[in-house]
């Protein structure tokens, strides 16, 4: 340095959910809370999913320029060192 991921140590993060705010909406951000997590860092690159304010149809609807990275991969970056 790669791979690997322990009955190690040193830490990190934060699911539902409350309660404030943003938002048409799905979600998203702050505080509390922990369900978990070896990348549960960071990236929206490539599927998948979610929503439809605006536009289209106007009889159900159909659309992502919006969202999800704690949906799968893909790129970047990282702490430790048992087998």
């Nucleotide at each position: 340095a790669u791979c690997c991921g322990a009955a190690a140590a040193a830490g990190g993060c934060a699911a539902a959910c409350u309660c404030a705010g943003c938002g048409a909406a799905a979600g998203c951000u702050g505080a509390g809370g922990a369900c978990g997590c070896a990348a549960a860092g960071c990236u929206a690159u490539g599927g998948g999913u979610c929503u439809a304010c605006a536009g289209c149809a106007u009889u159900c609807g159909c659309u992502a320029g919006g969202a999800u990275c704690g949906c799968c991969a893909g790129g970047c970056c990282g702490c430790c060192g048992a087998a």
Molecule: c-di-GMP-I riboswitch aptamer
Organism: Anaerolineae bacterium